A computed fold for a 1395-nucleotide RNA from an uncultured bacterium, annotated as small-subunit ribosomal RNA. Model confidence (mean pLDDT): 82 of 100.
RNA sequence: GUCGAGCGGAGUCAUCUGAAGGAAGUUUCGGAUGGAAUUCAGAUGAUUUAGCGGCGGACGGGUGAGUAACGCGUGAGCGACCAACCUUGCACAGGGGGAUAACGGACCGAAAGGUUCACUAAUACCGCAUGAGACCACGGUGUUGCAUGACACAGGGGUCAAAGGAGAGAUCCGGUGCAAGACGGGCUCGCGUCCGAUUAGGUAGUUGGUGCGGUAACGGCGCACCAAGCCUGUGAUCGGUAGCCGACCUGAGAGGGUGAUCGGCCACAUUGGAACUGAGAGACGGUCCAAACUCCUACGGGAGGCAGCAGUGGGGAAUAUUGGGCAAUGGGGGGAACCCUGACCCAGCAACGCCGCGUGAAGGAAGAAGGUUUUCGGAUUGUAAACUUCUGUCCUUGGUGAAGAGGAAGAGACGGUAGCCAAGGAGGAAGCCCCGGCUAACUACGUGCCAGCAGCCGCGGUAAUACGUACGGGGCGAGCGUUGUCCGGAAUGAUUGGGCGUAAGGGCGCGUAGCGGUCAUUUAAGUCUGGAGUGGAAGUCCACUUUUCAAGGGUGGAAUUGCUUUGGAUACUGGGUGGCUUGAGUGCAGGAGAGGUUAUCGGAAUUCCCGAUGUAGCGGUGAAAUGCGUAGAUAUCGGGAGGAACACCAGUGGCGAAGGCGGGUAACUGGACUGCAACUGACGCUGAGGCGCGAAAGUGUGGGGAGCAACACAGCGAUUAGAUACCCUGGGUAGUCCACACUGUAAACGAUGAAUGCUAGGUGUAGGAGGUAUCGACCCCUUCUGUGCCGCAGUCAACACAGUAAGCAUUCCGCCUGGGGAGUACGGUCGCAAGAUUAAAACUCAAAGGAAUUGACGGGGGCCCGCACAAGCAGCGGAGCAUGUGGUUUAAUUCGACGCAACGCGAAGAACCUUACCAGGUCUUGACAUCCAGUUAAAGCUACAGAGAUGUAGUGUCUCUUCGGAGGAACUGAGACAGGUGGUGCAUGGUUGUCGUCAGCUCGUGUCGUGAGAUGUUGGGUUAAGUCCCGCAACGAGCGCAACCCUUAUUGAUAGUUACUAACGCGUAAAGGCGAGGACUCUAUUGAGACUGUCCGGGGACAACUCGGAGGAAGGUGGGGACGACGUCAAAUCAUCAUGCCCCUUAUGACCUGGGCUACACACGUGCUACAAUGGCCGACACAGAGAGGGGCAAAGGCGCGAGCCGGAGCGGAUCUCAAAAAAGCGGUCGAAGUUCGGAUUGUGGGCUGCAACCCGCCCACAUGAAGUCGGAGUUGCUAGUAAUCGCGGAUCAGCAUGCCGCGGUGAUACGUUCCCGGGCCUUGUACACACCGCCCGUCACACCAUGGGAGUUGAUAGCACCCGAAGGCAGUGAGGUAACCGUAAGGAGCCAGC
Repeated sequence: GUCGAGCGGAGUCAUCUGAAGGAAGUUUCGGAUGGAAUUCAGAUGAUUUAGCGGCGGACGGGUGAGUAACGCGUGAGCGACCAACCUUGCACAGGGGGAUAACGGACCGAAAGGUUCACUAAUACCGCAUGAGACCACGGUGUUGCAUGACACAGGGGUCAAAGGAGAGAUCCGGUGCAAGACGGGCUCGCGUCCGAUUAGGUAGUUGGUGCGGUAACGGCGCACCAAGCCUGUGAUCGGUAGCCGACCUGAGAGGGUGAUCGGCCACAUUGGAACUGAGAGACGGUCCAAACUCCUACGGGAGGCAGCAGUGGGGAAUAUUGGGCAAUGGGGGGAACCCUGACCCAGCAACGCCGCGUGAAGGAAGAAGGUUUUCGGAUUGUAAACUUCUGUCCUUGGUGAAGAGGAAGAGACGGUAGCCAAGGAGGAAGCCCCGGCUAACUACGUGCCAGCAGCCGCGGUAAUACGUACGGGGCGAGCGUUGUCCGGAAUGAUUGGGCGUAAGGGCGCGUAGCGGUCAUUUAAGUCUGGAGUGGAAGUCCACUUUUCAAGGGUGGAAUUGCUUUGGAUACUGGGUGGCUUGAGUGCAGGAGAGGUUAUCGGAAUUCCCGAUGUAGCGGUGAAAUGCGUAGAUAUCGGGAGGAACACCAGUGGCGAAGGCGGGUAACUGGACUGCAACUGACGCUGAGGCGCGAAAGUGUGGGGAGCAACACAGCGAUUAGAUACCCUGGGUAGUCCACACUGUAAACGAUGAAUGCUAGGUGUAGGAGGUAUCGACCCCUUCUGUGCCGCAGUCAACACAGUAAGCAUUCCGCCUGGGGAGUACGGUCGCAAGAUUAAAACUCAAAGGAAUUGACGGGGGCCCGCACAAGCAGCGGAGCAUGUGGUUUAAUUCGACGCAACGCGAAGAACCUUACCAGGUCUUGACAUCCAGUUAAAGCUACAGAGAUGUAGUGUCUCUUCGGAGGAACUGAGACAGGUGGUGCAUGGUUGUCGUCAGCUCGUGUCGUGAGAUGUUGGGUUAAGUCCCGCAACGAGCGCAACCCUUAUUGAUAGUUACUAACGCGUAAAGGCGAGGACUCUAUUGAGACUGUCCGGGGACAACUCGGAGGAAGGUGGGGACGACGUCAAAUCAUCAUGCCCCUUAUGACCUGGGCUACACACGUGCUACAAUGGCCGACACAGAGAGGGGCAAAGGCGCGAGCCGGAGCGGAUCUCAAAAAAGCGGUCGAAGUUCGGAUUGUGGGCUGCAACCCGCCCACAUGAAGUCGGAGUUGCUAGUAAUCGCGGAUCAGCAUGCCGCGGUGAUACGUUCCCGGGCCUUGUACACACCGCCCGUCACACCAUGGGAGUUGAUAGCACCCGAAGGCAGUGAGGUAACCGUAAGGAGCCAGC
């Protein structure tokens, strides 16, 4: 929960009967009659059900806490078992008995509940009878298995049954015993089933036996006794984690991960324990006890268990309705109707997943508007929209309307749902992510290492396809993206399918498991093959089918790779047996060896001691000092003591397993090798744990101690900033040596485990053997073993290895899995200690690493060059001045340039201008350009105001014309625009500097290398040179070098004016002044010449080339110039110019006046002038070259001391002018001094230019007469017509040069390449590549993160011992209680409470 068709009651309704009752009515009003309502009793029927009784509550539903287990999976077994309901068969149900709940009375309690008395029924309970049969004990026969055994048959003995109900009946539903079946369960076993060894030993009912008990049943399941076993490296025990499986996700597979939904099993039901009932439970919605929690209470005591369905709270990133129905499927009860069923069927919520559909379709170019972008033309959004014509899925409204329901009828939650018909109207329906690469898809703006992005690499510091936004685009689409987890890629734990020389071989041996030669035979465990059973269903895959398709559903097949069993095969592996000799070993004969252990002996050397000779040093270092020494050292000689080590031989020679082993001799002893063939007969290989050996240092005990000697110590000896170090000490302790113990590690290395077999050669060396030759020894050949080198194939990332493999294979062991943390912490083991061994994690990084390549670098090497050094000359650095820069100052001192390679630089020339800066005054389409409109002439000149810009006034007025206007010009106005020496040289072009006039830099083809790359370009010589020669896997080529160009040095030819003048003539004071000449010089055009070409000699390879000479004006690129490879320096310049972007626009533009760039405590660079006698001054007097000149150069002449002025011949120049060259040479003077040196500074007076010399020019004269007497550290230039010195010219320019660019005059030193600097080539190392101005290590300080230790403290868990101990079970007791049976009774049997 259900059953009244098991039972007794109780209640309700209906009908009937009986009793009580006596209403209305009738009435002669006296009574009668009448019999209703109502009550009670009984019967019948219907109905409800508290209790007794039966069956079910052990199913169904939920959850995964526990469990590493026979729990689960799979396959077997039970000869050791149970089984209600269901099915079948056989056989039965006779006759009795005693109770009890309900109900009633009394009572207790707040309640939950309970006590007592009395009554009653049954399919409740109990004896007796019967026994087909079962069970028990007994003895017998037969059959059989897999051990305990099983089955069948017959015999006598003992024990054991039952229930009725419904129906008029037929009959139906039940009951009892036995047997069998079906469904279900219990137990046992083989195999499989996570991580940790920093868990290695565990176990006492433990393992087994005998007996008894217990159970449905086996069993240490329990007990008594006996024995001492049992599990474990094939991982016991312990710890951690976990429900298991079918399956699911992923993957090519093998695997890896997971265990939601659905299905099977298990476990659990608040936590723990326990039994009762029952066929079945140690029971989710039963009982008892304990505990925690919640609730009620009268405080005495009671009640409860959502991990059932909904729902609530809490927790959480997060997970739904307190819905409908038993219509279907299924379950329980019932004879049935029926009742119950949050199982189940449905609906609701959530894009949570899978599937399907829609959000419209066709046409539509003025390519609309708008947006975005732009090179301003356009492009794009884009047929997209608008617009036109349609369609109607979904939607809305109306109508119709299922299947799901079976054999008669009824019965539909879903649901008026699905579907169908009609109408309406494009109407209601698109988002999310991304656009640097991976990876499909780009622009603009904003931002400016900020804000931010980011899966990895990485973006962002003013032009961001990477941030944010927009336009556009890409992807997917009712979804999209993120996060988390798992697999894949990952061959990155590698069975398939990896490795260990440089991540990874144990330091080395012995030895247990592992693997194992050959022949025959046997077996059949592995292996192969056939059959049988099983491998549940669902799922997956395939085929067909069905929802209009699909997801989904249905049917069938495959698969389920497994396990069990059975028949067969026998090659291989394994087991058994018997052989063999080649693996291995033994034997005999030899030779080699620093193999080991012990004892003993030897010489050289060091030190110390003694003696002697001898005298001032010795020793030590980069140099010194400490130290020793006149008290006699060092040195030398002789004698002695003691310890340790063994020169030469000695050799990529030998021996040993490795560590290791080195004087001689002896003893003992291990191994290898060669030859022979006798013997054994697989006896072999490897080797986790285990056992042993194991350098040096170190430790313990005891000796010994000469030398050496600790990052012990000392000398505070040196070095040094310091030096608690490196170096030194004739300072020195442990130690080194010996004995016995310990330690157990090394770059214990060949950074290469052992063993076996196979795979071209060549050449050394050590130890043997054989052959040949010889008289003999060598030589030569063959072979075995060891040890080296070179090298093919092959291997390798490369380097390399290569018969001694890192090649090709097999066996066994060890080890690796990114770097750091870390070989560290904790724990264990070992150790006397030091420490060793085993061995993590947190955290952190995006690398760490290998080999090779190209560069760069090196206080690496080799070769070579350069005014690089050296040898010199002249300087700079000191002084004064000039000039530039820094700094400072300032209103401004405009800006740029900063090692070489900024600093007399941009600037070849700042008083205004320049000019960019500052102050003040002004303008706003503008000082300058183009376009438009209007107006007019404008400009210019004059006057006034003003510092000027500017303003006002006056004057002044164009050309053409078709008469409309047009052209150029000016003004006014509006806007487009102008303008910017504002920013960015790190956005750029162009130009330039520098390495460097250094000799280099590259390419094509070929070759080599996996490749980066190499080769060529390296090498031998040579050169100024990658210049040339030779060689060479290279052969060629390009840019550079050189040459071609200019100039200079010689010369020919041609041409001669303004140049020249030899001859001739004229002529002058003189003069190419003139005629003339074309010889010379010169001018300017064109040639020649120089090429290591010739000749000679030396060197060299007979080459290239080099050295010397001849010739020649010049000789080895003759001198000079122009010319600057690939590239480097984010080198310089946005202020020459150009230019992107940004910024300003009544100003960052433009104009003007004045100021500033010229400042001045100071510092630096570059120059000039000097410091004087090789000189200064004075006088007289020679010789250039190259230039310039018209707004110019300017002569003569004159004036002035002079600057200059006046003047104006000549000349656009081989004609004229600047223009005087100066030093030199000649003469004189000065006499070593701050001067007759030096000239700064200052004063006065002048000159010139110019609107204008105050700030701020140059020059002259007179006067003044600073510093300075050759310059510290340091540093620059220069190798021949050079340095040095002397003057002259030019550009710029009104004026202004000590600067710059040119010109000529006079005119000097180098042995050489060790060193400094720079450069080139080759080679070597590299942890550098921003390339040594690199990289990088450690301490310390501060902050933060993670981890370890830490005196302890707290909690949890486990073990052992003991104490208390609920419910309950078992045993005992049971003096209390007691209906059935026995007994006439007394009493007994049995049972119960209690203990």